Background
This is a predicted structure of a 344-nucleotide RNA (Bacterial RNase P class A) from an Oscillospiraceae bacterium. It matches the Rfam family "Bacterial RNase P class A". From the family's description: Ribonuclease P (RNase P) is a ubiquitous endoribonuclease, found in archaea, bacteria and eukarya as well as chloroplasts and mitochondria. It is recorded under the gene name rnpB.
RNA sequence: CAAGGAAACCAAGCAGCCGCCGGUACGGAAAUGUACGGGAGGAAAGUCCGGGCUCCACAGGGCAAGAAUAGCGGGUAACGCCCGCCCAUGGCGACAUGAGGACGAGUGCAACAGAAAUAAACCGCCGAUUUUAAGAGUCGGUAAGGAUGGAAAGGCGAGGUAAGAGCUCACCGCGCCUCCGUGAGAGCGGAGGGGCCUGUAAACUCUAUUCGGAGCAACACCGACACGGGGCAUAAGCCUGCCCGGCGGUCCCCGGACGGGUGGCGCCGAGCCGUUUGGCAACAAACGGCCCAGAUAGAUGGCUGCUCACGACAGAACCCGGCUUAUCGGUUACGCCUUGCCAG
Numbered sequence: 001c002a003a004g005g006a007a008a009c010c011a012a013g014c015a016g017c018c019g020c021c022g023g024u025a026c027g028g029a030a031a032u033g034u035a036c037g038g039g040a041g042g043a044a045a046g047u048c049c050g051g052g053c054u055c056c057a058c059a060g061g062g063c064a065a066g067a068a069u070a071g072c073g074g075g076u077a078a079c080g081c082c083c084g085c086c087c088a089u090g091g092c093g094a095c096a097u098g099a100g101g102a103c104g105a106g107u108g109c110a111a112c113a114g115a116a117a118u119a120a121a122c123c124g125c126c127g128a129u130u131u132u133a134a135g136a137g138u139c140g141g142u143a144a145g146g147a148u149g150g151a152a153a154g155g156c157g158a159g160g161u162a163a164g165a166g167c168u169c170a171c172c173g174c175g176c177c178u179c180c181g182u183g184a185g186a187g188c189g190g191a192g193g194g195g196c197c198u199g200u201a202a203a204c205u206c207u208a209u210u211c212g213g214a215g216c217a218a219c220a221c222c223g224a225c226a227c228g229g230g231g232c233a234u235a236a237g238c239c240u241g242c243c244c245g246g247c248g249g250u251c252c253c254c255g256g257a258c259g260g261g262u263g264g265c266g267c268c269g270a271g272c273c274g275u276u277u278g279g280c281a282a283c284a285a286a287c288g289g290c291c292c293a294g295a296u297a298g299a300u301g302g303c304u305g306c307u308c309a310c311g312a313c314a315g316a317a318c319c320c321g322g323c324u325u326a327u328c329g330g331u332u333a334c335g336c337c338u339u340g341c342c343a344g
Stems, first nucleotide, its partner, number of pairs: 001340005007332004012307007020039002023036005041313001045324002048322005053215004066211005071085005086100001087098004101206002106204002108200003122146002124142008154172002157169003173196002176193007219263004223258001225256001227255001229254003233250002237247003271290008308311001
């Protein structure tokens, strides 16, 4: 200098004026006023996982169904998330991806091509036989060669044979069993035995582990509505002078209700920022500091001026931890990493 790789962070900036929604303090009987301070995101999104919280169900346990997950170790409140490692695949490499248990239980499937797809003879090769011979026909042997395919009975060499073949042997490969070394483990390295069995579970299935359901429109409280219904009791009143009964009233109980109000609801949290320590890391601990949107038709905006690289995706609604998806550009930084070339 060129081409790449991976990660974290930022999300136009500054000033003035006018508003909007909460909070605190002061004043006010109240309406409200003044002052101070706060006011969208890295994804607020999809609602795909994991929780908190609430209600329902449930003594406890088991079975079945359904769903999810699937190498090992660690982190975490938990997870299907994250970190580190192992293995496989791709890449010269930095690095990336993995839907990474089991097809040595059963079942299914393998299009097209090809003779044949889990079982083989189309061509070829070899033997026998018919034919005078060449050649051709018939029967048989053969998976070395050709042809098809993603995949064709493990590869290659030698022996062997009529021709051939793990048929036998050496070496290599693969998976199974036993043992040794090493590692915390997945695994890695090695020795021996016996073997060569198609692939596919993002096919059914089997194995192991986990899972009760619904969700803030959850749920709790309050009661305007001369609201509704039923019941216990009953002084005075009316039918009726008395008893029963009825009407009406009073009191208590139950229910509806209004897109009603208050709480849940953002003052304390698996909280945020910084430093130190432990750890490769995810993360944890200690110390110090901070309080940081909270509406209910729903605030977070508008105007002006200046600057630049001229501005993407996009707007909280109970709350947290993740994942996924969308995203103009920029920074750390070519002062991180890799490969190549040139120069010293």
The prediction has a mean pLDDT of 76. RNAcentral holds the sequence, with entries from ENA.